Context: one part of a larger RNA
RNA sequence: GAUGAACGCUAGCGAUAGGCCUAACACAUGCAAGUCGAGGGGCAGCAUAGAGAUAGCAAUAUCUUUGAUGGCGACCGGCGCACGGGUGAGUAACACGUAUGCAACCUACCUACAACAGGGGAAUAACCCGGAGAAAUUCGGACUAAUACCGCAUAACACAGGGGAGCCGCAUGGCUAUAUUUGUUAAAGAUUUAUCGGUUGUAGAUGGGCAUGCGUUCCAUUAGCUAGUUGGUAAGGUAACGGCUUACCAAGGCAACGAUGGAUAGGGGAACUGAGAGGUUUAUCCCCCACACUGGAACUGAGACACGGACCAGACUCCUACGGGAGGCAGCAGUGAGGAAUAUUGGUCAAUGGGCGAGAGCCUGAACCAGCCAAAUCGCGUGAAGGACGACUGCCCUAUGGGUUGUAAACUUCUUUUAUGCAGGAAUAAAAAGGGGUAUGUAUACCCUAUUGCAUGUACUGUAUGAAUAAGCAUCGGCUAACUCCGUGCCAGCAGCCGCGGUAAUACGGAGGAUGCGAGCGUUAUCC
Numbered sequence: 001g002a003u004g005a006a007c008g009c010u011a012g013c014g015a016u017a018g019g020c021c022u023a024a025c026a027c028a029u030g031c032a033a034g035u036c037g038a039g040g041g042g043c044a045g046c047a048u049a050g051a052g053a054u055a056g057c058a059a060u061a062u063c064u065u066u067g068a069u070g071g072c073g074a075c076c077g078g079c080g081c082a083c084g085g086g087u088g089a090g091u092a093a094c095a096c097g098u099a100u101g102c103a104a105c106c107u108a109c110c111u112a113c114a115a116c117a118g119g120g121g122a123a124u125a126a127c128c129c130g131g132a133g134a135a136a137u138u139c140g141g142a143c144u145a146a147u148a149c150c151g152c153a154u155a156a157c158a159c160a161g162g163g164g165a166g167c168c169g170c171a172u173g174g175c176u177a178u179a180u181u182u183g184u185u186a187a188a189g190a191u192u193u194a195u196c197g198g199u200u201g202u203a204g205a206u207g208g209g210c211a212u213g214c215g216u217u218c219c220a221u222u223a224g225c226u227a228g229u230u231g232g233u234a235a236g237g238u239a240a241c242g243g244c245u246u247a248c249c250a251a252g253g254c255a256a257c258g259a260u261g262g263a264u265a266g267g268g269g270a271a272c273u274g275a276g277a278g279g280u281u282u283a284u285c286c287c288c289c290a291c292a293c294u295g296g297a298a299c300u301g302a303g304a305c306a307c308g309g310a311c312c313a314g315a316c317u318c319c320u321a322c323g324g325g326a327g328g329c330a331g332c333a334g335u336g337a338g339g340a341a342u343a344u345u346g347g348u349c350a351a352u353g354g355g356c357g358a359g360a361g362c363c364u365g366a367a368c369c370a371g372c373c374a375a376a377u378c379g380c381g382u383g384a385a386g387g388a389c390g391a392c393u394g395c396c397c398u399a400u401g402g403g404u405u406g407u408a409a410a411c412u413u414c415u416u417u418u419a420u421g422c423a424g425g426a427a428u429a430a431a432a433a434g435g436g437g438u439a440u441g442u443a444u445a446c447c448c449u450a451u452u453g454c455a456u457g458u459a460c461u462g463u464a465u466g467a468a469u470a471a472g473c474a475u476c477g478g479c480u481a482a483c484u485c486c487g488u489g490c491c492a493g494c495a496g497c498c499g500c501g502g503u504a505a506u507a508c509g510g511a512g513g514a515u516g517c518g519a520g521c522g523u524u525a526u527c528c
Base pairs, nucleotide, nucleotide: 001527002526003525005524006523007522008521009520012380013379014378015377016376018373019372020338025336026335027334029333030332031331034079035078036077039076040075042072043071046070047069048068049066050065051064052063053062054061055060086291087290088289096215097214098213099212100211101210102209105208106207110204111203112202113201114200115199116198118152120150121149128141129140130139131138132137158184159183160182161181162180165176166175167174168173189196190195217263218262219261224254225253226252229251230250231249232248233247234246235245236244266288267287268286269285270281271280272279273278293314294313295312296311316327317326318325319324344370346369347368348367352366353364354363355362356361383414384413385412386411394404395403396402397401419465420464421463422462423461424460428455431452432451434449435448436447437446438445439444440443472517473516474515475514476513477498478497479496483512484511485510486509487508493500494499
C1' cells in the first nucleotide's frame, strides 16, 4: 500500500460498486419454462346469441337446451425446454491459453438461389362406458381428428455402385464438366386470400466436434511404468479420424529433457504490490471447462447422455389403509446447522434480452429497480467573519504573581449546504410493435395516429424557519509526530522490537495538555 474481511469504541447525509471465503451440509413454503385455436378433435368452466319451460300484469329473474359466436381447462400436434441462471466437488488433462490443421466432420431456427408438393391408407388420445387401488396411478371396451403416423407415385445437381476425360495438390487424395450407366430416397396444410408454412438440394452465416506444436503447481524421503498396453490387417461403430470396440498377427510404447505414483488445484483475461524484474491472488465482471443428492447406463432430439426430463442401484427425508408410493434450492427469496463472518420468504415486465405466436399478446426470481449492511471508494456537512487590560472553571509553577486551556467561550454581524415544513416536478420512450397512408426495388423507407413508466410524486427545483439536526477514535520512552502532575511501588500492569515497574515512572492507572487521522479510528488475519 491492499482486502469479498472480522472484532472493539463511535456514528449526520448522498452517489457508485459489493455482500456464505466455512458444510458440493440438510432443506418447510412460494415463485424461477412456457407458448401457439392462423395445425386438430372438441366444449369442462366463463361470456354472448338463439330456442323452450316456470314465476310475474310487465320489465325481468331462474332452469333446460343449441359449439351457433367470443374464447378456452384438460387432450393430440408443433416449437422451446441443450438458452438464460447457479456452483467449483472433480480434473495436473489437449481441461485451459496461444498458434495451426480437418483432402476426416455436423449445424434446428436465419439468409440467398434452384426445383417440387399427385393420389391413398390404417390407427390413437381426449370425450363416453366399465373395473382395480388408501393414494400415486392404472386396466379393459367402444368412437373420432390433424401440419401426428404409414405405404404408393414423381424425382435430381442428393446418396450408393460401375465406366471413362480434364485440372490441381500436401502423402492418403481433391475439384470440375459430363448427352455416360444402374439403383435408392420427399412433401402438409392453414387462413380474414394479404400471406404464412411444407419437401429436396447448393451456398452462406452462426454454433459446435476432432487433431496437433508450445506453455501450464509441489514431492526423487515416489525410479521404473504399461497388456488394448505400442503398431499392423480386417470388420464393426461414429456426424467424423482414431485400439473407439472386437478378432487375428507382431513385440512393442513411455521414462533422469523426470515416466509411474502421491499431494494440492477448475484454467485464462485480469487484480494487488513493486522503480522494474518479479512475487501473490484469481471475490465481483467477461471467455472456456466441469458438475447438478451419490454412482451407472441410455431415450428423445439439429443439439443432452439433459439442474427444475425418464430408467436402475444406493444413502437420506416424507406419506401410507402396510399392499405400496413421493422427493432432490451448487435457480430467486427464505429456514436450520457450521462459523469470527456475509442481506428481503420485496416490486415490475416500463426498458434491454430470451421463448412461443401472423399479430394482439402470454411467460420470463434473466434483467431492471427498491429494501438491509460504514463492509469499500468518492463527495458533502457538523458553520463563517469579528471579538482581550486574554472572563469564569480546570491544570501546572519558582505561587500577593505567572503560564496554559485560548479567539476558544460569552457577545455582535452574517450564511442556510444539510435538516424540517410547504409548493412545483423529470429524463430514462428521439424507442417500440399495432392501425391508416405515400413511394418504389413487394420488402424496406418515410408520414400521420391511438397507446405504453415498476422505480416515483422519487431525483431535482423553488420557498419559509432557524446555528438551528450532526465528532469521535488511537497515541504521546526510542524507532515515531506529541509532556507534565497525582496514584502505585518488580505489585497492579504495559509491550510490535528494544524494553518499562523494587518510593521522585514523560513507558503502569487517572487527570490536564498535546499529536495524528477523522464519520470514522484502532486491533487482528493475509499478500506485496